A computed fold for an 82-nucleotide RNA from a Pseudomonadota bacterium, annotated as c-di-GMP-I riboswitch aptamer.
Lineage of the source: Bacteria > Pseudomonadati > Pseudomonadota.
It matches the Rfam family "c-di-GMP-I riboswitch aptamer". Rfam's curators write: GEMM was predicted in a large-scale screen for bacterial structured RNA regulatory elements.
The coordinates come from a structure-prediction model, not an experiment, and the mean pLDDT is 86.
Formats: sequence, structure tokens, C1' cells
RNA sequence: GUGUGAUCAGGGCAAACCCGUUGCGAGACGGGGACGCAAAGCCACCGGUCUCGGAUUUGGCCGAGACAGCGGGGUUGCCUCG
Repeated sequence: GUGUGAUCAGGGCAAACCCGUUGCGAGACGGGGACGCAAAGCCACCGGUCUCGGAUUUGGCCGAGACAGCGGGGUUGCCUCG
């Protein structure tokens, strides 16, 4: 430098659910809690799903949003083994 996640160390994150706050909503944030995760770090670029509003003669379209723990892509990075 590159590939890998079988193994090691220090650890990291935190689904459902519950409580509080917040948003019309999808959801978000904080606390508790662990189903899982080697990028479950970060970025809405592509596809997807979902929400709200509008139009529509029923095909899905337009606008504004949400999800990075749906897939792809970009980017940064710990340890390990080859």
C1' cells in the first nucleotide's frame, strides 16, 4: 500500500419497547434498554420506502420533507489476519 473480518486488545454504536421533549406527519432529540452492527462514522448523488400538501380520472405526476439500521455510490477511520 492492498485485500479480509476466522482470530486478539482497547473499546465503540444501539433495534424493539418504556419515559420525557418536539414536529400536522413520516420522524427527531434526551434518558433507560439491547435486537443486532467492522463502518449501525459522515454525505440524500442514484434507486427504494414512508409522510404532508397540491393537482389528477386512477397511470401515477408535481412540490416540500423523513429514513445513512433498505440497496448502491462517495468520503474518513480502529484493531486484526493474509